A computed fold for a 362-nucleotide RNA from a Candidatus Hydrogenedentota bacterium, annotated as Bacterial RNase P class A. The model forms 95% of the base pairs in the Rfam consensus. The prediction has a mean pLDDT of 76. The source organism's lineage runs through Bacteria, Pseudomonadati and Candidatus Hydrogenedentota. The same sequence occurs in records of 2 taxa. Its Rfam family is "Bacterial RNase P class A". Rfam classes the family as a ribozyme. Its family is annotated with tRNA processing, dimeric ribonuclease P complex and ribonuclease P activity in the Gene Ontology. It is recorded under the gene name rnpB.
């Protein structure tokens, strides 16, 4: 230099003129409304509605089942399928990076096609004995050959009729053994016998957790309407926020067809809040102190125009090769609706830190 990993910040700024919305304090004796004047006004994802909750209603949420999630440990946290550190498996020279990671010896199922033969897996060719009418039979074998993604652990010596964990050494896996090391998943390391495939993102076991709707939840306020009307079940019955029994509560309750109303409030922004700094902890994160309050719309506000200036880019010119002038273009993805913690997906361009790898130079 170049080429890559992994984290983080920014993503226009400043004035001036007009024009919204909240809010506070004046004009003004209240109010509405207006005026004035301060100040405050979209986001890292506001998005997708995939998760996990705060909140509010149903109910005494109480048991079973079903039906769902979730699966390696241990920590965080309000909680998670989320975050940290790890462990064991894969990929990469690495720095990192993925992982639907409990169980195949509770039990069914499936490995297509080729092959003898796909797991209780019966030997096709081929090797070794006997035997023979020479066509072939009976017996032994799983070491070499073939098939396939997988075929009775792999390598090497020995042994054997031939061969084989048949013995024997190094491996590797297993293990209802035994030590040691970790909080623990795990490792080590001795022993052991010789070695019973893959799959559960298959059905299933097993372990752990789960009430239910949802800001159109809901709580008050004011107005109107026809205290209508039909049918059907009606206490051995109906209803009571996911199905079903039990419990337990209510007395009606299902369905149609017809009138009215759909207007203010409040819920709605002080929080599981945001920064600093000290402490502990490897870290997520947690804590003592300190400091700040920054949308609250409701058919929907945070806008529109000028200049200036930066960050790109283009094109002429000029250069002392740092760079400058001057003209045009422009600055991703995209807008809050109850609130917070995640994942997820978009993002033009800018710039920082850490590291890994290559080249080359002292």
């Nucleotide at each position: 230099c170049a080429a890559g990993u992994g984290g983080g910040c920014u993503g226009a700024a400043c004035g001036g003129u007009c024009g919204c919305g909240g809010u506070g304090c004046g004009g003004u004796u209240u109010u509405a409304u207006c005026c004035g004047u301060a100040u405050c006004g979209a986001g890292g994802a506001a998005a997708g509605u995939c998760c996990g909750g705060g909140c509010u209603c149903c109910a005494c949420a109480g048991g079973g089942c079903a039906g769902g999630a979730c699966g390696c440990u241990u920590c965080g946290u309000a909680a998670c399928a989320c975050g940290a550190a790890g462990g064991c498996g894969g990929a990469g020279u690495g720095a990192u990076c993925c992982g639907a990671c409990g169980g195949a010896a509770a039990g069914u199922g499936g490995c297509a096609c080729a092959g003898a033969a796909a797991a209780u897996a019966c030997a096709c060719a081929g090797c070794c004995u006997g035997u023979u009418u020479c066509g072939g039979c009976a017996g032994g074998u799983a070491a070499c050959g073939g098939u396939g993604a997988a075929a009775a652990g792999g390598u090497g010596c020995g042994g054997u009729a031939a061969g084989a964990g048949c013995g024997c050494a190094c491996c590797a896996g297993c293990g209802u053994u035994u030590g040691c090391g970790g909080u623990g998943a795990c490792g080590c390391a001795a022993c052991g016998g010789c070695u019973c495939g893959c799959u559960a993102a298959a059905c299933c076991c097993c372990g752990u957790c789960c009430g239910g709707a949802g800001c159109a939840a809901a709580u008050c306020c004011a107005a109107a309407u026809a205290g209508g009307g039909a049918a059907c079940c009606a206490a051995u019955g109906g209803c009571g926020u996911u199905g079903c029994c039990c419990a337990c509560g209510c007395c009606g309750g299902u369905u149609c067809c017809g009138g009215g109303u759909a207007g203010g409030a409040u819920g709605c922004u002080u929080g599981a809040g945001a920064c600093c700094u000290g402490c502990g902890g490897u870290g997520a994160c947690g804590u003592u102190g300190g400091u700040c309050c920054u949308a609250g719309a409701u058919g929907a506000a945070u806008g529109a125009c000028c200049g200036u200036u930066c960050a790109g880019g283009a094109g002429c010119g000029u250069u002392u090769c740092g760079a400058c002038g001057c003209u045009c273009c422009g600055g991703a993805c995209a807008g809050a609706a109850c609130c917070c913690g995640g994942c997820u997906u978009a993002u033009a361009g800018g710039c920082c830190c850490a590291c890994u790898u290559g080249c080359u130079u002292a």